[in-house]
Context: one part of a larger RNA
């Protein structure tokens, strides 16, 4: 010194902390979604308009044509956040270097963005199944798929050459063309989509050094060390085979065994060092245990998928579902850790052109003196030195200015009352550039305006009332600050360490008194 526990006690605030044990097992309920500005479309819900009924303002039906959207198809994103520390003594982690690699979204630059096509969900329509959910047969769109063109500074090449893309969506206008309302081609804005080249960000390999214990572990390895040629991967490489060599580590501790996530750091000391590595932060590793790959830029992926195993559950017994080391919360288990809380307000992250919508990350409130700060439990005056206790040579002494009494304050807590700042944007109008054929539509700056706080009865502040509502613990033999009296008799009982206690115990119990701390004090643990 503490992520601390136990005993007695206990007002208030702020900041921080809060399953060290059973990587034991979980009931619930959330936690990763989003996009209609990709598609086909409409199971809800509203407005609008039409029929119909009529209890004249409800019902019931039609109309994707509006705002929207349940299911599905497609895109991103579910590799990030958020848990834990079982495994591992390892290029794990830490520092310093290294070259043979990939990088979605971001920025910057150069080119392109032609022309086709056949399916498959949904949907209908039959059919099995206790569900789970599965078959068939029909229709259909797409930024889903797939061929054809073309294409370089891309690849790949025997340098002759030869392969390889793409998709479209929004919003605005009619100067040209056609129909002549206003469209449509088309023009233009905006965002995609294709290859490519650089960047920036992230990942992945390789190496020096560091980085734990035992020798009561001394030998230990056949892909094992190397070469060749293949394979494989984004990439070097026995990473994997085949063939050939016989090699390679080891007392400068190989191997084997037991114990551990590393570190920036925290604690301690003058420091050198010593322990720890709990919040925070960076890095690994892991998700019931054990294996395997798929999609994907990125996993071998906690809340994805097979596949075996334990174990829970459901069932019609043929078959199925699950994984809290994500927040809370339950049983266990322990000495011993907390609410099945409240919001997106802010910070940030996904997705969206926004509006927004998801966020148990987060902010933030609840619980606990678990820690460290900070304040309060009055404050001046008061001798009759009241009463009662206690001690007594009975004369007094001591609690003790202590209480009353008087005289004043009112922090904190009560109770009313005002009342910041976390809030900047975003959106609405509009002025000026810029873009444009354009006074649209976007961008960019300015000016208005609208309004958006979960905490929250915040914070501070003012009022008011009343000394009101607030002190304990632990000790007093010596160490070590603090002494007396009863009781008790090597009993009963204290003790860190010396040791006390057998009839006068300043050491067991009580009391008085006194000493140390103080909303705590002690006791056990623990490390310097």
């Nucleotide at each position: 010194u503490u992520g601390a526990a136990c005993g007695c006690u206990g007002g208030c605030g702020g900041u921080a902390u809060g399953c060290u044990u059973a990587a034991c097992a979980c009931a619930u309920g959330c936690a990763a979604g989003u996009c209609g500005a990709a598609c086909g479309g409409a199971a809800a819900c509203g407005a609008u308009g039409g029929u119909a009924g009529c209890u004249u303002g409800c019902u019931a039906c039609c109309a994707g044509g509006c705002g929207u959207c349940a299911a599905g198809u497609g895109g991103c994103g579910g590799a990030c956040g958020g848990g834990u520390g079982a495994g591992u003594a390892a290029c794990g982690c830490g520092u310093a270097g290294g070259a043979a690699u990939c990088u979605g979204c971001c920025u910057a630059g150069u080119a392109g963005u032609g022309g086709g096509g056949g399916a498959c969900a949904a949907c209908c329509a039959g059919g099995g199944g206790a569900a789970a959910c599965c078959c068939u047969g029909g229709c259909u769109a797409a930024u889903a798929c797939c061929g054809c063109a073309u294409a370089a500074u891309c690849u790949c090449u025997a340098c002759g050459g030869a392969g390889a893309a793409a998709a479209g969506a929004g919003g605005g206008c009619c100067u040209c063309u056609u129909c002549u309302u206003g469209a449509a081609a088309g023009c233009u804005c905006u965002u995609g989509c294709u290859a490519u080249u650089a960047g920036a960000u992230g990942a992945g390999c390789c190496u020096g050094c560091g980085u734990g214990a035992g020798a009561u572990u001394a030998g230990c390895u056949a892909g094992u060390u190397g070469g060749u040629g293949a394979g494989g991967u984004a990439a070097a490489g026995g990473c994997u085979c085949a063939c050939c060599a016989a090699g390679g580590c080891g007392a400068c501790g190989a191997u084997c065994u037991c114990u551990a996530g590393c570190u920036g750091g925290u604690c301690u000391g003058a420091g050198a060092g010593g322990a720890c590595g709990a919040u925070c932060a960076g890095c690994c590793a892991c998700a019931c245990u054990g294996g395997g790959a798929c999609u994907g830029a990125g996993a071998c992926a906690c809340g994805g998928c097979c596949c075996a195993g334990a174990c829970u559950c459901c069932u019609a017994c043929g078959g199925g579902a699950g994984g809290c080391a994500g927040c809370a919360g339950u049983g266990g288990g322990g000495a011993a850790u907390a609410u099945u809380g409240g919001a997106c307000a802010a910070u940030g992250g996904g997705c969206g052109c926004a509006a927004g919508c998801c966020u148990g990350a987060u902010c933030c409130a609840g619980c606990a003196a678990u820690a460290c700060c900070g304040c309060g439990u009055g404050u001046g005056u008061g001798a009759a030195g009241a009463a009662g206790g206690c001690c007594c040579u009975a004369g007094g002494g001591u609690u003790g200015u202590a209480a009353a009494g008087c005289a004043c304050u009112u922090u904190c807590a009560g109770c009313a009352g005002u009342g910041a700042a976390g809030a900047a944007a975003a959106g609405c109008u509009u002025a000026a550039g810029u873009u444009u054929a354009a006074u649209a539509c976007g961008c960019u700056u300015g000016a208005g305006u609208c309004u958006u706080g979960a905490c929250g009865u915040u914070a501070a502040c003012u009022g008011c009332a009343c000394a009101a509502g607030a002190a304990g613990c632990a000790c007093c033999g010596g160490c070590u600050a603090a002494c007396u009296c009863c009781g008790u008799g090597c009993c009963a009982g204290c003790a860190g360490c010396c040791g006390c206690g057998g009839u006068a115990a300043u050491a067991c119990g009580g009391a008085g008194g006194g000493u140390g701390c103080a909303a705590g004090c002690g006791u056990u643990g623990u490390c310097c």
About this RNA: Small-subunit ribosomal RNA, 5' domain from an uncultured prokaryote, 528 nucleotides, folded computationally. The RNAcentral record of the full RNA draws on ENA. Rfam family: Bacterial small subunit ribosomal RNA.